Transfer RNA from a Chloroflexia bacterium, 72 nucleotides, folded computationally. It matches the Rfam family "tRNA". The family's RNA type in Rfam is transfer RNA. Its mean pLDDT, the model's own confidence on a scale to 100, is 83. The sequence is in RNAcentral, with records from ENA and MGnify. Lineage of the source: Bacteria > Bacillati > Chloroflexota > Chloroflexia.
[in-house]
RNA sequence: GGGCCGCUAGCUCAACGGCAGAGCAGGGUGCUCAUAACGCCACGGUUACAGGUUCGAAUCCUGUGCGGCCCA
Numbered sequence: 001g002g003g004c005c006g007c008u009a010g011c012u013c014a015a016c017g018g019c020a021g022a023g024c025a026g027g028g029u030g031c032u033c034a035u036a037a038c039g040c041c042a043c044g045g046u047u048a049c050a051g052g053u054u055c056g057a058a059u060c061c062u063g064u065g066c067g068g069c070c071c072a
Stems, first nucleotide, its partner, number of pairs: 001071007010024004018055001027041004048064005
């Protein structure tokens, strides 16, 4: 230098182009003499960034950034 793949909540991951969700962690609470386990509740997102297409984009297209793999 070239090619391919990936980027969504603190973590691991979902989500036909049409309301952004789950589990875990963290917080509150119930239960218990107490702790753990378990139940319940709420919180938590600039979907890496910038443009484009579209009535509508996490999703499609282009560029950039970061990470991984391969080739030279």